FMN riboswitch aptamer (RFN element), 119 nucleotides, folded computationally. Model confidence (mean pLDDT): 80 of 100.
[in-house]
RNA sequence: AAUGAUUCAAGAGGAGAGGUGCAAUUCCUUACCGGUGGUAUAGUCCACAACUCCCCUAGGGACUGAUAUGGCGAAAUUCCAUAACCGACGGUGAUAGUCCGGAUGGUAUUCGAAUCAAG
Numbered sequence: 001a002a003u004g005a006u007u008c009a010a011g012a013g014g015a016g017a018g019g020u021g022c023a024a025u026u027c028c029u030u031a032c033c034g035g036u037g038g039u040a041u042a043g044u045c046c047a048c049a050a051c052u053c054c055c056c057u058a059g060g061g062a063c064u065g066a067u068a069u070g071g072c073g074a075a076a077u078u079c080c081a082u083a084a085c086c087g088a089c090g091g092u093g094a095u096a097g098u099c100c101g102g103a104u105g106g107u108a109u110u111c112g113a114a115u116c117a118a119g
Stems, first nucleotide, its partner, number of pairs: 003117006009110002016030004031098002033087002035048004043085002052062004067083005089101003
């Protein structure tokens, strides 16, 4: 120094405008948002978590959306340019990524903090 244990902390963003309508932040036009680790910087690659379901002591399993083209470069589906696409469950006077709710919850995770152990 690596390492282990315990406790603690942190740990999800976004509807502004117009239209239709008795009624919509849900429809239409436009606008806006992007968890964690890896990798040339990623919502769309690889992996994980969350949500939902199953077995259940621990824990494990199922499910789990979406991108192309060109440019620079040693290296980029990550940067730059252009054009696209995607988004759990329940609720609602009308169909929700953005409103309300489970949730003052929980998780991946962290060159986080402290203490202890071992060395």
Of the family's consensus pairs, 100% are formed in the model.